[in-house]
RNA sequence: UCCGAUAAAGGCACCCCGCCUGUGAAGGCGGUCCGCAAAGCCACGGGUCAGGUGAUGAACCUGACAGCCGGGCUGCCGAAG
Numbered sequence: 001u002c003c004g005a006u007a008a009a010g011g012c013a014c015c016c017c018g019c020c021u022g023u024g025a026a027g028g029c030g031g032u033c034c035g036c037a038a039a040g041c042c043a044c045g046g047g048u049c050a051g052g053u054g055a056u057g058a059a060c061c062u063g064a065c066a067g068c069c070g071g072g073c074u075g076c077c078g079a080a081g
Stems, first nucleotide, its partner, number of pairs: 002081001003078002011036002016031006034067001040073003044070003047065007
């Protein structure tokens, strides 16, 4: 360094519920705990979703998602190999 254990210490928090914000996707806080070794950060490529333009469609515009995949940056611990 690769790698990731029935290891230790700590971390995050799906669904659902309550309150709040947003037209919406969704987000914030609290509870809960399905899971996660990057489930830390970045919308760069793809994808999905929302709103709008478009008669419809194609297409385009503006957003959301990093817990969909890829990519970039950073990072705790450590046994076997």